Overview
RNAcentral holds the full RNA, with entries from Greengenes. The part of an RNA shown here (small-subunit ribosomal RNA, central domain) has 350 nucleotides and comes from an uncultured bacterium. Model confidence (mean pLDDT): 88 of 100.
Context: one part of a larger RNA
């Protein structure tokens, strides 16, 4: 002189835009607000430290000195922050040329399959189960052949592959969109970063109006199975799953790991794009950049483990945490048709 954490103990917001605010890249001038340095005022007294003294000592009293500041004013310094003029390009953007994707949103369209309908064929079963029954079938099923409707997924390719900001996204074809990746170094020149509040996006399940309904299926109905079985399994089966329009705003919304720049040994695999040699084969080999998996080095870690896609070393801005339980609850408040959602105590108890 300085002070702890959030990958699993509590603790990173589900995720983006983004206004205020924080905070910012290299070089020069001015300033001198922050910073510094002297110098002067001022900080009363008592207190306090420290010195000498008075009471027989102490306390206590009395003189002397330090000591105390986000203070004021002068006067100077000018490396750092401001500010404020010029200038760079390295950061950030944008121009050319390439390029990959299940990134979004709309219209259209194909096939296999389920189930239902109509017709052949063709008869006693079928179906289910650990085993069975409920079901289904002589009013002709099942299992076959033919036609037909109707929905909702879209085998194989498919991959610790690819996109995307997260939710998430897969059959093709067309239309419009957004984002990203490489190369060139032509422009603009610090326009960046991060973001309380705020706006917006948000899986599944709800909800409100319409529309749809194959297969699946909360609820219920039934068979079974148990000491019972409001389950597990069997046989039905309504909301719901779909689709338009509007609300809702949660999650093990996980990589349980917030942005963002900068820097710290390799090895191996993939995905894209780019150079270059070798050969031309769907290739090999180097190498760069820019994703994406896996081992492991220093180092970090209670440990597990992380390790260039850091949990490692540093800035900068946000969120969050502080003992289990009560309780993510209660009361207000704010939102929402409701369900409930956001914010969020304390008695009292261990």
């Nucleotide at each position: 002189c300085u002070g702890g954490g959030c990958g699993u103990a509590a603790a990173g917001a589900g995720c983006g835009c983004g206004c205020a605010g924080g905070u910012g890249g290299u070089u020069u001038g001015a300033u001198a607000a922050g910073u510094c340095a002297c110098u002067c005022g001022u900080g009363a007294a008592a207190g306090u430290u420290u010195u000498u003294g008075g009471c027989u000592u102490a306390a206590c009293c009395a003189g002397g000195a330090a000591g105390g500041g986000u203070c004021g004013a002068g006067u100077g310094a000018u490396a750092c922050u401001g500010u404020u003029g010029g200038a760079c390009u390295u950061g950030a953007g944008g121009u050319u040329g390439g390029g990959a994707g299940a990134g979004g949103a709309g219209u259209g369209u194909g096939g296999a399959a389920u189930u239902c309908c109509c017709g052949g064929u063709g008869u006693a079963g079928u179906g289910g189960u650990g085993a069975a029954a409920u079901g289904c079938g002589u009013a002709g099923a099942u299992a076959u052949c033919g036609g037909g409707a109707g929905g909702a997924a879209c085998a194989c390719c498919a991959g610790u592959g690819g996109c995307g900001a997260a939710g998430g996204c897969g059959g093709c074809a067309c239309u419009u969109u957004g984002g990203c990746c490489c190369a060139c170094a032509c422009c603009u020149g610090a326009c960046g970063c991060u973001g309380a509040g705020g706006c917006g996006c948000g899986a599944a399940g709800g909800c409100u109006g319409g529309g749809g309904g194959a297969g699946c299926g909360a609820a219920c109905g039934g068979g079974a199975u148990u000491a019972g079985a409001u389950a597990c399994c069997c046989c039905g089966g309504u909301a719901g799953u779909c689709c338009c329009a509007g609300c809702a705003g949660u999650a093990a919304a996980c990589g349980a790991u917030g942005g963002a720049c900068a820097c710290u040994a390799g090895g191996u695999g993939u995905c894209g794009u780019g150079g270059g040699u070798g050969u031309u084969g769907a290739c090999c080999c180097c190498u760069g950049c820019g994703g994406u998996g896996c081992c492991c080095a220093a180092g970090c870690u209670a440990a597990c483990g992380c390790a260039u896609u850091a949990a490692g070393u540093g800035u900068c801005c946000c969120g969050c945490c502080u003992g289990g339980g009560g309780a993510g609850u209660a009361c207000g408040g704010c939102c929402g048709c409701a369900a409930g959602g956001c914010u969020a105590a304390a008695a009292c108890u261990c």